[in-house]
RNA sequence: UGAGUAAGGCAGAUGUUCGCUGCUGCUAUUGCCGAAAGGACGCAGGAGAGGAAAGUCCGGGCUUCACAGGGCAGGGUGCCGGCUAACGGCCGGUGGAGGUGACUCCCAGGAAAGUGCAACAGAAAUUAUACCGCCAUAUUGGUAAGGGUGAAAUGGUAGCGUAAGAGACUACCGCUUUGGUGGUAACAUCAAAGGUCAGUGUAAACCCCACCUGAAGCAAGACCGAACAGAAAACAAAUAGUUGCCCGCUAAGUUUUCGGGUAGGUUGCUUGAGCCUGAUGGCAACAUCAGGCCUAGAUAGAUGAACAUCCGCGACAUAACCCGGCUUACAGCCUUACUCAUAUU
Numbered sequence: 001u002g003a004g005u006a007a008g009g010c011a012g013a014u015g016u017u018c019g020c021u022g023c024u025g026c027u028a029u030u031g032c033c034g035a036a037a038g039g040a041c042g043c044a045g046g047a048g049a050g051g052a053a054a055g056u057c058c059g060g061g062c063u064u065c066a067c068a069g070g071g072c073a074g075g076g077u078g079c080c081g082g083c084u085a086a087c088g089g090c091c092g093g094u095g096g097a098g099g100u101g102a103c104u105c106c107c108a109g110g111a112a113a114g115u116g117c118a119a120c121a122g123a124a125a126u127u128a129u130a131c132c133g134c135c136a137u138a139u140u141g142g143u144a145a146g147g148g149u150g151a152a153a154u155g156g157u158a159g160c161g162u163a164a165g166a167g168a169c170u171a172c173c174g175c176u177u178u179g180g181u182g183g184u185a186a187c188a189u190c191a192a193a194g195g196u197c198a199g200u201g202u203a204a205a206c207c208c209c210a211c212c213u214g215a216a217g218c219a220a221g222a223c224c225g226a227a228c229a230g231a232a233a234a235c236a237a238a239u240a241g242u243u244g245c246c247c248g249c250u251a252a253g254u255u256u257u258c259g260g261g262u263a264g265g266u267u268g269c270u271u272g273a274g275c276c277u278g279a280u281g282g283c284a285a286c287a288u289c290a291g292g293c294c295u296a297g298a299u300a301g302a303u304g305a306a307c308a309u310c311c312g313c314g315a316c317a318u319a320a321c322c323c324g325g326c327u328u329a330c331a332g333c334c335u336u337a338c339u340c341a342u343a344u345u
């Protein structure tokens, strides 16, 4: 200098004016809006989207309902250890795969419990078989080396052996079992035995094993509360209709209390597993301690508009109960560490 790998940060800036939504303080409270509940409705000050606010995929808090305890079914997770409120997340390892490397990737239990499935091609897709080939005692038999098919064909290499061949036999590698050593463990490594070495793949097919698991969600829920059902008490016996009047018959009022509860109001609502800085422990995720900070809270839903100056001319996208993750989208820029190649000293 070029090409990369990993981790992290920023997300146009500044000012003026006019708006919108909360908050705090002050003032007023015999005022104003509203039937009530409830509300500053006035003045001043200050605040006001994100790294993903998104998808709503997973986990937890919170709320209501359900629930003695246990089991089955259903659902989920799946190498080992740790972290965490919890997780399908994160960190560190093991094993496997990729890269020259920094480094990256992985639904990674069991196919030797059982069942199912495996198109086309191929002789044969699993109690193996025999198309070509090879061999022989040859219209029959032996063979599984070689060819060919397929995603997959009964472990591989070499030898011995044979009519030709073959774990038929031998050595090594692989595989299985047992034991030793190291490690918390996954696992690694060493030794011995086994050729009846159990014989392909699929568990993102059923299934088996281990562990976890109640349902619905802030439009949850709580409090208040016009209207309007319903109940009780008190008052009145004066009303209306039927027929002009009487009798009879039918219907009904006002007030208060209780009561469920719609519209509406208040709350839940943002101080929280919170953020920043430092120290300590830990490889790390993370934990503990100390100091500092308060950083939107609407309810048809605010965060916008105009002007001026500047630059590298600005992507993806707009909170709705909260938090931890994952996934997806994203113009441009910056920082740190490391790798490879080339050149120079």
Stems, first nucleotide, its partner, number of pairs: 001341010012310007020048002023045004031041001032039002050316001054327002057325005062217004074213005079093005094108001095106004109208002114206002116202003131147002133143004155173005174197001175194008221267004228260001230258006239251004274293008311314001

This is a predicted structure of a 345-nucleotide RNA (Bacterial RNase P class A) from Eubacterium sp.
Its Rfam family is "Bacterial RNase P class A". By type it is a ribozyme.
The coordinates come from a structure-prediction model, not an experiment, and the mean pLDDT is 76.
Lineage of the source: Bacteria > Bacillota > Clostridia > Eubacteriaceae > Eubacterium.